């Protein structure tokens, strides 16, 4: 006895791998911005760095001789003070972490010891002496001290005497000891010996205790004896002497780093980090070395040398050691007072009073950290003001404020005021002791008063809206934000978290199952050694016995407190302190258990091996040998090419190739057989034959008795091809190299050569995509099917065949596993056993360091730096110089054009004062614009206006509004005048004239605003037609596509439907199918033609009629009838086939019947296979076009006179050029003149405009008719007949120009048409190249209409007349559609993307050298001290020895720093060259 959270970030999206990054909690912290209060904690982490100052260990006069004061006082006594000898004390306490990887700690047993105070126990304590400080006098020095002589004492020091405990010794025997004080006095405190205990200490030892093998061997006191020496004690601790030994892959030795435990923190836990403060323990006291006293030191406030450093000095000398408490400088990001008391604990003395005590206790300073309090509370709506947004309506800030009442923790003032005191001193009453602190608390008075901020607000993550800014200035913890509408930057309002703090930084743990013991992987994401034998190491059959190591059960102890957990206790609560419990997961011994496991033994045999027979093979060395191609060489025969490519050249040939044809010579490789076959551990391995050999399979028996698996570090062996060394060969082929095309360039793919090499011995290199990208063994878990070997069984004269057992070696698949692809008895499944290997991309398999190699080079193996992805596998897409299949007037076959000419029209460009503007590949260019002389109009010059030309609303002030004339300047507009007419409604008050007041309306004047074809089509709507009454308008494309709903499969994006097969114009249809079904597109529904039929009867007719016009309907459709092809189904009937055989399944073929589909004919009938047209344009593409058709958001322009408004002229019509679209034409299918013949459809009242006159005509006059079936424009015209022309720059063609006239219209100059007569230009059918059409279509005729005064129309839009040719085909061009593959693209191939170079910055390496530490070696020198040794005046003094700290000298060795070059890497919107 509870407990475990996740997310962002790689994609077009998805699923997996993987990494980075947040979101919690911690801290001796530090910075910013803030800042009431209390309370407990807690503060030099860096320079173990230097330190003024004070202060931190002293104490006892009941040990001691003095000296000093002070009271008394004859002496003399008392009291009190200490320099000194004497005692205990100073080895506690307190600090700090430098050093140490073990002589330290932790935890276990131990003992060869020691131990002052204490505590029990026995014994004792007699006699007697010499000294000495102090003191006193001398000497010497600045000091600091030193020195010399004389007095003295004592619990100082000897000496004797005792001697049972003691100590030495077997024993005899021998040998060691004391101190005395105060008290009157009991006695008290001491003294000496032993012995016992506590208590502290030494030493020994099992076990534990970071990081590194790019540190593999260390080691001479080194590991052991023996003896001695030392120690309290064991012992190489130390020394003689003797052996040759110890550690070491279970990591010795070396480097680095580090005080270590109780314990914090973090975690679910399991760990991981961590050792601050309390507590135990080492260490250490400037730095190094040594001893001395002493119960205890090799001593922080002690001694002696040495060094460094500071100070003092008379220069001669001396003196010092804050890592005690404060406190100082330095260095740092950074850490306090030179405070108070010994009142309380504890501690040295001491009989005790006491005295010391920076140990402690307390104040003080810091939000450093943790708890706990407040900054008010209640009511209050016209929801004030201010500010903030707004859609202009309001909204929010907000009951918040202000205003009323209330309270008073804090706070300020005044009174009172503790505990913490036990002790002490006194015969006893009874006095006396607090540094905190006049604090804690208490009472009373006052007044909302003295008291909120930080940080955030786009996603992870609670919280959003102006405004400025414009990839700039700046954010950023990721990923991203910022390029005129930024909830991401700045700053307001607002609003969220937290709060006396809030955030940033910096570490630690968590999230990280991202080192995976609990809990991962390795076929393709990183990842199984190339491959064997094998060592040590791990595991390991069955069955008995034994031990009891492991394990597992009880008990005993420990696991210091403090921490922790649970129940209580105290502070107002809490934090904090305290009481008990429990825990501390651990160690130790004892005592028992025997199942496993381990070890001993004894068995078996089911693992392994071994006999034996048989048996298959490119398994390995070595010789021998063979045919076929090849080239070479020489003879014959033969003539002119050959040879090679896409096409040619190089190149060989008349000195005779190539071809053939014969001999010979050489060197390699082994064709059919051969196969997914076989053999090998892997690499590998092929002609035949012999010889030597190694594996291995299958059978039937027998031996042995676990002999097994694996396999690090090493080690051993073997390993394609290149490649390297020596020597041999050298037919082909062939890096390198020459040539020759190809090409922009070709150092390349092709061709002609041609050299290392390949081939042989030998020796070497050890790397491959050494691949099944899958490590060995073993077990166990459906199968069906090939093939290779062995073997039983049946069969058979024998084999095959056929069933069965084994080994191998392919395919498919079930379970289950995988992120999927896939994998499945030969596993990527289910276990076990061992072993190698990963841990984000890059850098980099690189440096540097060691092995190896003859070099090339290989094994082994990182880091600064950089980026947030880099990957696997599967989806849609899109793209392919990737298949397959369909289709279009896409090509092809055909007519006809354009590209040449003028001319019109339109766009470029140039020009202009302006040539307004938009559209630009296909999708712009006779587009917009269905009509630029002015006007349009937007452009230019110029000249006016400014509440404006048009629109509302408000004040004011004049006139009702408003009409008409006229007159000055002016190009106009405009700007000034002057004459007339008119003179509203309603209500007052008046006889009336008249006037007042409101209403309407206009002027002016002022305020709000208007007004803008400016600008952003990349802020948008709309719209690029709907409806049919009537015609027009982006592309892919009238192309068949595009999706949904349920259901299914799939972790999932998705996928199926929608694929497939027939078949169609069509995702039409139909069959099959995990899909059924719908939608938006096709089709139909809609107008027009064509045939008929009815009804109506305006027009037309001379009337009937109904040509015809209008409506309305029939008529076609997938229907009928025949053939044939194909599916399905059903029924009969043949023919075979597994078997001994028969039936039948199945299967193949015929016949017939239904039903679908399509093809061909025919029949009706005006129309035949969607009968022609037309409208109708899914889902979407291009930021497509349009702010100048219209609306509109944001910006500008406007009282500074415009970007707005009016006028005039001008410009849009320019013209060296270049293009697109089209009339006309180049002529005889022609022109031309005459004559004559048929339409449709439209249009007409500011209109059509008849007829007749006039005119050569344009047109005039005229004015009938007609708001149309009635009249008009209206004459159709190719065509047809008759003539004329005669191939020509023409009787073609009409371009320019000239002259004359017509029309519109304020007005034809720039700039309009239109007539006549004259003028007669280029042009002879058009270069590469390119366009349109499949039937009433093309070509050719004409006619009409918009718009429009008029017109530039030859444009565009309807209409109708005459009317053809051609389609074998789908191999190419273009496009477009379905399926299938590839992708490293997704902005989608105009994608992506790799390397040199050029140019900035960055970090590591190498580097001639230059400097520096670190630790060890050799040899010099050697203080101070113990220690021997000698001599002497002998507690000492000299001399000398052994050991040794500093220091020197020398030569490496290791780590760093620094460094001219030079090279290699990483990073950086737009740089060069390829591709």
């Nucleotide at each position: 006895u509870u407990u475990g959270a996740g997310g962002a970030u790689u994609u077009g999206a998805u699923c997996a791998u993987g990494g980075u990054c947040c979101a919690g909690g911690a801290u001796g912290a530090a910075c910013g911005c803030u800042g009431g209060c209390g309370g407990u904690g807690u503060g030099g982490a860096u320079a173990a760095g230097g330190c003024a100052u004070g202060c931190a260990a002293g104490u006892c006069g009941u040990g001691c001789g003095g000296a000093c004061g002070c009271a008394a006082u004859u002496g003399u006594u008392g009291c009190g003070u200490u320099a000194g000898c004497g005692g205990c004390g100073a080895a506690c306490g307190a600090g700090u972490u430098a050093g140490u990887a073990a002589u330290a700690c932790c935890c276990u047993a131990g003992u060869a010891c020691a131990u002052a105070c204490c505590u029990c126990g026995a014994a004792g304590a007699g006699g007697g002496a010499a000294a000495u400080a102090a003191c006193u006098g001398g000497u010497c020095g600045a000091a600091a001290g030193a020195u010399c002589g004389g007095c003295u004492a004592a619990u100082g020091u000897c000496c004797c005497a005792u001697a049972g405990u003691c100590c030495c010794g077997c024993a005899a025997g021998g040998g060691u000891a004391a101190a005395g004080u105060c008290g009157c006095a009991a006695g008290a405190c001491g003294c000496u010996u032993c012995g016992a205990g506590a208590u502290u200490g030494g030493c020994u030892u099992c076990g534990g205790u970071c990081c590194u093998a790019u540190c593999a061997g260390c080691u001479a006191g080194u590991u052991g004896g023996u003896g001695a020496g030392g120690u309290a004690a064991u012992g190489g601790c130390u020394c003689a002497c003797c052996a040759a030994g110890g550690c070491u892959a279970c990591g010795a030795c070396g480097g680095g780093u580090a005080g270590g435990g109780g314990g914090g923190c973090u975690g679910a836990g399991a760990g991981g980090c961590u050792g601050u403060u309390c507590c135990c323990c080492a260490a250490c006291g400037a730095c190094g070395a040594g001893a001395c006293u002493g119960a205890g030191a090799c001593a922080c406030g002690g001694c002696u040398c040495g060094u460094a450093c500071a100070c003092c000095u008379a220069c001669g000398g001396g003196u010092g050691g804050c890592a005690g408490c404060a406190g100082u400088c330095a260095a740092g990001a950074a850490c306090a007072u030179u405070c108070g008391a010994c009142a309380a604990u504890g501690g040295a003395c001491g009989a005790a009073a006491g005295u010391c005590u920076g140990a402690u206790c307390g104040a003080g300073c810091g939000a450093c950290a943790c708890c706990g309090c407040g900054u008010g509370c209640a009511g209050g709506a016209u929801g004030a003001a201010g500010g903030g947004c707004u859609u202009c309506g309001g909204u929010c800030u907000g009951u918040a404020a202000a205003c009323u009442g209330c309270u008073u923790u804090u706070c300020u003032c005044u009174c009172c005021g503790a505990g913490a005191a036990a002790g002490c001193c006194g015969c006893a009453a009874g006095g006396u002791u607090g540094a905190u602190g006049g604090u804690a608390g208490g009472a009373g008075a006052g007044g909302a008063a003295u008291a909120a901020g930080a940080a955030g607000c786009g996603g992870c993550u609670a919280a959003c809206u102006u405004c400025g800014u414009g990839c700039c200035a700046g954010c950023a913890g990721c990923a991203g934000c910022g390029g005129u509408a930024a909830u991401a930057c700045g700053a307001a309002g607002g609003c969220u978290u937290c709060a006396a703090g809030c955030g940033u930084u910096a570490u630690c743990c968590g999230g990280a199952u991202u080192u995976a013991u609990u809990g991962g992987g390795c076929g393709u994401a990183a990842a199984g050694c190339g491959u064997g034998c094998g060592u040590a190491g791990g595991a390991g059959g069955u069955g008995u016995g034994a031990u009891g190591c492991g394990u597992c059960u009880u008990g005993u102890u420990u696991u210091a407190a403090a921490u922790g957990u649970c129940c209580g206790g105290g502070c107002u609560u809490a934090a904090c302190c305290u009481g008990g419990u429990c825990g501390c997961u651990g160690g130790a011994c004892a005592a028992g258990a025997u199942a496993c496991g381990g070890u001993c033994a004894c068995a078996c045999u089911a693992g392994a091996g071994g006999a034996u027979g048989c048996u298959a093979g490119a398994g390995g060395u070595a010789a021998g040998c063979g045919g076929a191609a090849c080239a070479c060489a020489c003879g014959g025969u033969g003539u002119a090419g050959g040879g090679g490519u896409g096409a040619a050249a190089u190149c060989c040939g008349u000195u005779g190739a190539u071809a053939u044809c014969g001999u010979g010579u050489g060197g390699a490789a082994c064709a059919c057989c051969g196969a997914a076959g076989g053999c090998g551990a892997a690499g590998g391995c092929a002609g035949c034959u012999u010889a030597c050999u190694g594996g291995g399979g299958c059978a039937c028996u027998c031996c042995u008795g676990a002999c097994u698996c694996u396999c690090a570090g090493u080690g051993c062996a073997c390993g394609a091809a290149a490649g390297c060394g020596u020597g041999g060969g050298g037919a082909g082929c062939a890096a390198a190299a020459a040539g020759g095309a190809u090409u922009a360039g070709a150092u390349a793919c092709c061709c002609u050569u041609g050299u290392a090499g390949u081939c042989c011995a030998c020796g070497c290199c050890c790397u491959a995509a050494a691949c099944g990208a899958u490590g060995c063994a073993c077990a166990c878990u459906a199968g069906c099917u090939g093939u290779u070997u062995c073997g039983a069984g049946u069969a058979u004269c024998g084999a095959c065949c056929c069933u069965c057992g084994g080994a191998g070696u392919g395919g498919c698949g079930u379970a289950g596993c995988u992120a999927a692809c896939g994998c499945g008895u030969u596993a990527a499944g289910u276990g076990u056993g061992c072993c190698g290997c990963c841990u984000g991309g890059g850098a980099a398999g690189u440096a540097c360091g060691g092995c190896c190699g003859c070099a090339a080079g290989g094994c082994u193996a990182a880091a600064a730096c950089u980026c947030a992805a880099a990957u696997g596998a599967a989806u849609a897409g899109a793209c392919g110089g990737g298949g397959a299949c369909u289709c279009g007037c896409a090509c092809a076959a055909g007519c006809g054009g354009u590209g040449g000419a003028a001319c019109a029209u339109g766009a470029g460009g140039u020009u202009u004062a302006a040539u307004u503007c938009g559209a630009c590949g296909g999708u712009a260019a006779a587009c917009g614009a269905a009509g630029a002389a002015c006007c349009u109009u937007a452009c230019c010059a110029g000249g006016g206006c400014u509440u404006g030309a048009a629109a509302u609303g408000c004040u004011c002030u004049u006139g009702a509004a408003g009409g008409a004339u006229u007159c000055c300047g002016g190009a106009a507009a405009c700007g000034g005048g002057a004459u007339u007419c008119g003179u509203c409604g309603u209500a007052g008050u008046g006889c009336a004239a008249a006037u007042u007041a409101c209403g309407a309306c206009a002027a002016g004047a002022g305020c709000a605003c208007a007004g803008g074809u400016g600008u952003u089509g990349c802020a948008u709507g709309g719209u690029u037609u709907g409806a049919a009454u009537u015609a027009u308008g982006g592309u892919c494309g009238u192309c068949a596509g595009c999706u949904c709903g349920u259901a299914u499969c799939g972790u999932g994006a998705g996928a199926c439907g929608u694929u497939c097969c027939c078949u169609u114009a069509a995702g039409u249809g139909g069959g099959g199918u995990a899909a059924c079904g719908a939608g938006c597109g096709c089709a139909a529904c809609c107008c027009c033609c064509a045939u008929c039929c009815a009804a109506u009867g305006u027009u037309u007719u001379a009337u009937a009629u109904g040509u015809c016009a209008u409506u309305g309907g029939a008529a076609a459709c997938u229907g009928c009838c025949c053939c044939g092809c194909c599916c399905u189904u059903u029924u009969g009937g043949c023919a075979g086939u597994a078997u001994a055989g028969g039936a039948u399944a199945g299967u193949g073929c015929c016949a017939a019947a239904a039903g679908g589909g399509c093809g061909g004919g025919g029949a009706g009938g005006a129309a035949g296979g969607u009968g022609g047209g037309g409208a109708u344009g899914a889902c979407g593409u291009c930021a497509a076009a349009u702010c100048c058709g219209c609306a509109u958001g944001g910006c500008c322009c406007u009282c500074u006179g415009a970007u707005g408004c009016c006028c005039u002229g001008g410009g849009c019509u320019a013209c060296a050029c270049u293009c697109g679209u089209g009339u006309u034409a180049c002529a005889a299918u022609g022109g031309c003149c005459g004559a004559c013949a048929c339409a449709a459809a439209a249009g007409g009242c500011c209109g059509c405009g008849a007829a007749g006159c006039c005119g050569u005509a344009a047109g005039g006059c005229g004015g009938a008719g007609c708001c149309a079936a009635c009249c008009c424009u209206a004459g159709a015209a190719a065509a047809u007949c008759g003539g004329c022309c005669u191939c020509a720059g023409u009787u073609c063609a009409g371009a320019u120009u000239g002259a004359g006239g017509g029309c519109u219209g304020c007005a034809a100059c720039u700039c309009g048409c239109c007539c006549u007569c004259a003028u007669g230009a280029a042009g002879a059918u058009g270069g590469a190249a390119u366009c349109g059409c499949u039937a009433g279509u093309a070509a050719u005729c004409g006619u009409g209409g918009g718009u429009c005064a008029g017109c530039u129309a030859u444009a565009c839009c309807a209409c109708g007349g005459u009317g053809a040719a051609u389609a074998c085909g789908u191999u190419c061009u273009c496009g477009a559609g379905u399926c299938c593959u590839g992708u490293a693209c997704u902005c989608a191939c105009c994608g992506c993307c790799c390397g040199u170079c050029a140019a900035g910055c960055c970090a590591a390496g190498g580097g001639a050298g230059c400097c520096g530490g670190u630790a060890a070696u050799a040899c010099c020198c050697g203080a101070a001290g113990u220690u021997c040794c000698a001599c002497g005046u002998u507690u000492c003094g000299u001399g000398g020895g052994c050991c040794c700290a500093c220091g020197g000298u020398a030569a490496g060795a290791u780590c760093g720093g620094u460094g001219a070059c030079a090279a290699g890497g990483g990073c950086u919107a737009a740089g060069u060259c390829g591709u």
Molecule: small-subunit ribosomal RNA
Organism: Parcubacteria group bacterium GW2011_GWA2_47_9